[in-house]
Context: one part of a larger RNA
RNA sequence: UGACGGGGGCCCGCACAAGCGGUGGAGCAUGUGGUUUAAUUCGAAGCAACGCGAAGAACCUUACCAGGUCUUGACAUCCCUUUGACCGAACCUUAACCGGUUCUUUCCUUCGGGACAAAGGUGACAGGUGGUGCAUGGUUGUCGUCAGCUCGUGUCGUGAGAUGUUGGGUUAAGUCCCGCAACGAGCGCAACCCUUAUCUUUAGUAGCCAGCACAUUAUGGUGGGGACUCUAGAGAGACUGCCGAGGAUAACUCGGAGGAAGGUGGGGAUGACGUCAAAUCAUCAUGCCCCUUAUGAUCUGGGCUACACACGUGCUACAAUGGUGGUAACAAAGGGAAGCGAAGCCGCGAGGUGAAGCAAACCCCAUAAAAGCCAUCCCAGUUCGGAUUGUAGUCUGCAACUCGACUACAUGAAGUUGGAAUCGCUAGUAAUCGCGAAUCAGAAUGUCGCGGUGAAUACGUUCCCGGGCCUUGUACA
Numbered sequence: 001u002g003a004c005g006g007g008g009g010c011c012c013g014c015a016c017a018a019g020c021g022g023u024g025g026a027g028c029a030u031g032u033g034g035u036u037u038a039a040u041u042c043g044a045a046g047c048a049a050c051g052c053g054a055a056g057a058a059c060c061u062u063a064c065c066a067g068g069u070c071u072u073g074a075c076a077u078c079c080c081u082u083u084g085a086c087c088g089a090a091c092c093u094u095a096a097c098c099g100g101u102u103c104u105u106u107c108c109u110u111c112g113g114g115a116c117a118a119a120g121g122u123g124a125c126a127g128g129u130g131g132u133g134c135a136u137g138g139u140u141g142u143c144g145u146c147a148g149c150u151c152g153u154g155u156c157g158u159g160a161g162a163u164g165u166u167g168g169g170u171u172a173a174g175u176c177c178c179g180c181a182a183c184g185a186g187c188g189c190a191a192c193c194c195u196u197a198u199c200u201u202u203a204g205u206a207g208c209c210a211g212c213a214c215a216u217u218a219u220g221g222u223g224g225g226g227a228c229u230c231u232a233g234a235g236a237g238a239c240u241g242c243c244g245a246g247g248a249u250a251a252c253u254c255g256g257a258g259g260a261a262g263g264u265g266g267g268g269a270u271g272a273c274g275u276c277a278a279a280u281c282a283u284c285a286u287g288c289c290c291c292u293u294a295u296g297a298u299c300u301g302g303g304c305u306a307c308a309c310a311c312g313u314g315c316u317a318c319a320a321u322g323g324u325g326g327u328a329a330c331a332a333a334g335g336g337a338a339g340c341g342a343a344g345c346c347g348c349g350a351g352g353u354g355a356a357g358c359a360a361a362c363c364c365c366a367u368a369a370a371a372g373c374c375a376u377c378c379c380a381g382u383u384c385g386g387a388u389u390g391u392a393g394u395c396u397g398c399a400a401c402u403c404g405a406c407u408a409c410a411u412g413a414a415g416u417u418g419g420a421a422u423c424g425c426u427a428g429u430a431a432u433c434g435c436g437a438a439u440c441a442g443a444a445u446g447u448c449g450c451g452g453u454g455a456a457u458a459c460g461u462u463c464c465c466g467g468g469c470c471u472u473g474u475a476c477a
Stems, first nucleotide, its partner, number of pairs: 001477002003474003007471007015461002019425005026316008034307002042053002064302007073125001077124002079121006088103005106115003127291002130289003136285002138280003141276001143274001148187006154163003167178003193268004198236007208225002212223003239262001242256005318418001322377006334365003339358002344353003384415001389410007431453007
């Protein structure tokens, strides 16, 4: 000087407390451990691994296993020889790849050849999701959006170092003020950026329809209009600016006015010096080591989907604030051409048929659902709950057996609110309700977004956890 303390002081955070809803019990989904297996590919491991890499394993993916094949190779450059092709089509063979046969088939030219391509050969080489993240780059997590981390000059100290950065106040903040052997500066904080909340203005199409007409069963459908909504450009607006009180006349705090918004308005992006030999050699790159008729390449089938069990994360429930049936509501944000696919018709339905329109403020996906109203059920393992299983189907796709999703009918398991323990959340939040997208042929209860309805509580900082500053002790560095 740090680090540590079941030392002290001050302060903060959904850290506790006050509340609301969960997990832990059940069934299922998903990940992991373990076990099993020919293989169940690999990585991730307290917080910070475990719906994680994986924004999507039937084949492919795929790295694993069994078996069949290839050896200058599936991919790249160079050299030599041959051919004029290559591609494509048909047939034979095979589980398939591989292999064989036939057909078809270039351009330029000074006719020497060249360009391009294929086949064969030779070796240089290719190739490796093989090892090492404790050799590395790059990227990422975490402490933590915590308020810290440093430097120049000066001063003090023999020196390591100290000072500044400590102190008194204050703040979300090393934020600002005052003081001070310090004076300044840098990276962080804040602001600048995006979005949302209000208004003005510009512009009105594909959006809108107040007023004026027209037409219609009806509809901005038509003429027209720019008022309104909206769209998207440009601006305004919030700065403790104003008033009062407190304070040291400061910083600042409290209250008030005006205002759509008030003291960082809400949300996002943004992550200092560093810590954890943290993670990743399987995104990629890369040193060294290793394989080279195999640890490379290719194909078929299987596996990653196993199942006594254990854990994590979720979904659905256990019901009446509910279930079921009926019935005139109201969104936002997205996506669409190898695409979205309307109306109509068929089917109980998944879906089929059909083909209009749309590269989309035009058309389509696309009925939002919870809510409201009417009816019924009457506290039951039930008109709760839907697992499991049987049968019949639909769709995608060469192909749904291993191993897809969905539909109909039938079946109707556990479950009556969950021990010890433990998690999230402070406002348009929690809770609850649907909608969309990426990935994607198909395959979400996951992920990322969108809106609808919409709470309770916070006395306070004694305690638990984490963090910041000062100080103290130390058998630690």
Model confidence (mean pLDDT): 82 of 100. Predicted 3D model of a 477-nucleotide part of an RNA (small-subunit ribosomal RNA, 3' major domain) from Petrocella sp. FN5.